[in-house]
RNA sequence: CGGGACGUAGCGCAGUUGGCUAGCGCACUUGUAUGGGGUACAAGAGGUCGUGGGUUCAAGCCCCACCGUCCCGA
Repeated sequence: CGGGACGUAGCGCAGUUGGCUAGCGCACUUGUAUGGGGUACAAGAGGUCGUGGGUUCAAGCCCCACCGUCCCGA
């Protein structure tokens, strides 16, 4: 320098061809059970979907640029 994949909650991920409320597991908070811990159960909080634009009635999803990580080639 060229090509490709990925970026969604603290961590790991799903989200099928745009359509309604953005979810799952672990972790976290509160409550109950226990003398306490662990554990189990119940409830709850937490995201402007990497950034900025564009298309559309509507974008996590499509298009463009940029940023970051990884891989391949030179």
Predicted 3D model of a 74-nucleotide RNA (transfer RNA) from a Candidatus Omnitrophota bacterium. The RNAcentral record of the sequence draws on ENA. The source organism's lineage runs through Bacteria, Pseudomonadati and Candidatus Omnitrophota. Rfam family: tRNA.